[in-house]
RNA sequence: AGCUUAUCCAGAGCGGCUGAGGGACUGGCCCGUCGAUGCCGCGGCAACCUGCUUUUAGAGCAAGGUGCCAAUUCCAGCAAAAUGACAACCAUUUUGGACGAUAAGGU
Numbered sequence: 001a002g003c004u005u006a007u008c009c010a011g012a013g014c015g016g017c018u019g020a021g022g023g024a025c026u027g028g029c030c031c032g033u034c035g036a037u038g039c040c041g042c043g044g045c046a047a048c049c050u051g052c053u054u055u056u057a058g059a060g061c062a063a064g065g066u067g068c069c070a071a072u073u074c075c076a077g078c079a080a081a082a083u084g085a086c087a088a089c090c091a092u093u094u095u096g097g098a099c100g101a102u103a104a105g106g107u
């Protein structure tokens, strides 16, 4: 870098330095000098891998390797269905998918 599988409506922030952007992309909508972003320190959440106990399946405990700590992955993006009297358009809702993120395992 790419592939496969699983998960993504729960949860968890303070301080120091920095100093204008950030929320992946596009549109929207938000966050931001009452301090964005990045780095560092400390703290926390969770439990994919891991360890231990038990076990039919599984469950429980711990927290070593990751991850995460504004907003559901912030919402939508593509397709289908339902409703809005019918067709088109449009809107809303639902379902599936795509993109993205994280983990684990291959290449």
Base pairs, nucleotide, nucleotide: 001107003105004104005103006102007101008100013042014041015040016039017038021031022030023029025077026076027075028074043069044068045067048065049064050062051061052060053059054058078096079095080094081093082092083091084090

This is a predicted structure of a 107-nucleotide RNA (SAM riboswitch aptamer (S box leader)) from Jeotgalibacillus campisalis.